The prediction has a mean pLDDT of 86. The part of an RNA shown here (small-subunit ribosomal RNA, 5' domain) has 543 nucleotides and comes from a Candidatus Binatia bacterium. The source organism's lineage runs through Bacteria, Bacteria candidate phyla, Candidatus Binatota and Binatia (SeqCode). Rfam family: Bacterial small subunit ribosomal RNA. Rfam links the family to the GO terms structural constituent of ribosome and ribosome.
[in-house]
Context: one part of a larger RNA
RNA sequence: GAACGAACGCUGGCGGCGUGCUUAAUACAUGCAAGUCGUACGAGAAAGUCUCUUCGGAGAUGAGUAAAGUGGCGCACGGGUGAGUAACACGUAGGUAACCUACCUCAGGGACCGGGACAACCUGCCGAAAGGUGGGCUAAUACCGGAUAAGACCACGGGGGCUUCGGCUCCAGCGGUAAAAGUUGGCCUCUGCUUGCAAGCUAGCGCCAAGAGAUGGGCCUGCGGACCAUUAGCUUGUUGGUGGGGUAACGGCCUACCAAGGCUGAGAUGGUUAGCUGGUCUGAGAGGAUGAUCAGCCACACUGGGACUGAGACACGGCCCAGACUCCUACGGGAGGCAGCAGUAGGGAAUCUUGGGCAAUGGGCGAAAGCCUGACCCAGCAACGCCGCGUGGGUGAUGAAGGCCCUCGGGUCGUAAAGCCCUGUCAGAGGGAACGAAUGUUCCCGGGACGAAUAGUUCCGGGAAGUGACGGUACCCUCAGAGGAAGCACCGGCUAACUCCGUGCCAGCAGCCGCGGUAAGACGGAGGGUGCUAGCGUUGUUC
Numbered sequence: 001g002a003a004c005g006a007a008c009g010c011u012g013g014c015g016g017c018g019u020g021c022u023u024a025a026u027a028c029a030u031g032c033a034a035g036u037c038g039u040a041c042g043a044g045a046a047a048g049u050c051u052c053u054u055c056g057g058a059g060a061u062g063a064g065u066a067a068a069g070u071g072g073c074g075c076a077c078g079g080g081u082g083a084g085u086a087a088c089a090c091g092u093a094g095g096u097a098a099c100c101u102a103c104c105u106c107a108g109g110g111a112c113c114g115g116g117a118c119a120a121c122c123u124g125c126c127g128a129a130a131g132g133u134g135g136g137c138u139a140a141u142a143c144c145g146g147a148u149a150a151g152a153c154c155a156c157g158g159g160g161g162c163u164u165c166g167g168c169u170c171c172a173g174c175g176g177u178a179a180a181a182g183u184u185g186g187c188c189u190c191u192g193c194u195u196g197c198a199a200g201c202u203a204g205c206g207c208c209a210a211g212a213g214a215u216g217g218g219c220c221u222g223c224g225g226a227c228c229a230u231u232a233g234c235u236u237g238u239u240g241g242u243g244g245g246g247u248a249a250c251g252g253c254c255u256a257c258c259a260a261g262g263c264u265g266a267g268a269u270g271g272u273u274a275g276c277u278g279g280u281c282u283g284a285g286a287g288g289a290u291g292a293u294c295a296g297c298c299a300c301a302c303u304g305g306g307a308c309u310g311a312g313a314c315a316c317g318g319c320c321c322a323g324a325c326u327c328c329u330a331c332g333g334g335a336g337g338c339a340g341c342a343g344u345a346g347g348g349a350a351u352c353u354u355g356g357g358c359a360a361u362g363g364g365c366g367a368a369a370g371c372c373u374g375a376c377c378c379a380g381c382a383a384c385g386c387c388g389c390g391u392g393g394g395u396g397a398u399g400a401a402g403g404c405c406c407u408c409g410g411g412u413c414g415u416a417a418a419g420c421c422c423u424g425u426c427a428g429a430g431g432g433a434a435c436g437a438a439u440g441u442u443c444c445c446g447g448g449a450c451g452a453a454u455a456g457u458u459c460c461g462g463g464a465a466g467u468g469a470c471g472g473u474a475c476c477c478u479c480a481g482a483g484g485a486a487g488c489a490c491c492g493g494c495u496a497a498c499u500c501c502g503u504g505c506c507a508g509c510a511g512c513c514g515c516g517g518u519a520a521g522a523c524g525g526a527g528g529g530u531g532c533u534a535g536c537g538u539u540g541u542u543c
Base pairs, nucleotide, nucleotide: 001543002542003541004540006539007538008537009536010535013389014388015387016386017385018384019382020381021347026345027344028343030342031341032340035073036072037071040070041069048061049060050059051058052057080300081299082298090224091223092222093221094220095219096218099217100216104213105212106211109208110207112146113145114144115143121136122135123134124133125132126131152177153176154175156173158171159170160169161168162167182205183204184203185202186201187200191198192197193196226272227271228270233263234262235261238260239259240258241257242256243255244254245253275297276296277295278294279290280289281288282287302323303322304321305320306319325336326335327334328333353379355378356377357376361375362373363372364371365370392422393421394420395419402413403412404411405410426484428479429478430477431476432475436470441465442464443463444462445461446460447459448458449457450456487532488531489530490529491528492513493512494511498527499526500525501524502523508515509514
């Protein structure tokens, strides 16, 4: 000198854009943060209103609505944190002939015949509660059995190609194993009854097996990036082999047996510290330091362990066990996990609102309307940072008054003020007023595709309607009037800026050198000056 997620002191007008628990991965009150689908399925209230009434009630509507249940998809994303980890965790370059991949895309094929349950509901019982248990009824795209099997998988043998000789791949064969689900709209060309409807046809969405792709991942390897030798030896599933198991998959990953290996001064083992990277800061660069915000990867979710479901988890707002802690209890037993967004206590030098909205972008579900979304978009607080603007401009000498200094002549603050002439940024008041909105959806018009069809569905183009949290905000116009808006540090040398008074080695200053013991340019005050400016200094840290 530059920089900062800063803090502290003094001061503080406005706006834009960013940033904001670096400490206790401490404990958490309260609310919200993951649901959705009735076009998979069965069942199905109430209040209110109206009518009737024998005044007990009944019917209609509310409404096939609400709430719940079965089932599907999602909940493995998004969001948080950095504890652990010195490791194939990360970065980079490769390998997988050792692997998986829901939803999505493409091109073909298939979807036949049956069955029995369990919730919800009704009913009995237990319990303070959380909840549990017995009996009875019922549906499905829930569950199960059979059929079919191109291809897939398993076993057997044959042939071709490649080969690192381990194997991989292609072709045909025999035997074996395993599938499926419907729903919504339209129609009468085909089939059945024939008015029309359907188990028929058709369109959309789904379903099954297999193939290819895309995307996302698993595993393996070379190289790279901390400190300590005041850590020198470490290792028994250890190193390798064989058989077996296990996994999507290779492998001591696991197991039995066999062999006795494996690592190490090019630093094993042990210890300490630490998430890694793109980047960020500094520097001419080389390098050094660092890893907030944003982006990629990893790890974690009260602590430790475990599996279940699933395409995917060993699963932050799932389950089980153990532990610590907190809460409820009828003492028998139960409930909980903010390192999600706000917020509270605590710790600390120190870090924000228990806000608005799904309008946009993105995500989940749904055919869609739509619902959900503390992701996100906005607003609030804080000079925490960067950037921009303002606190007025011109004129004005008797160089006014006043302050300070003085050699008492004067000098200086100083064109500074007053006065006169203007301007109107920002703040204030009034009026107008956005971009961000494109879709989706409905309607109209035109064209194309499927189709028996002038039903229907779908695609493309044009038009109309309609959708904004921010926000009556930005922005524009008008009004009045210099009015409401300057401080902080320093002035001995380094280092830009000097005098007076007070003090008298006292009180004090200080980054280094050093000042202060009676004329102190160094302490304290004043006048003057210098530097930066809505900031200025100090402290801390890095280069």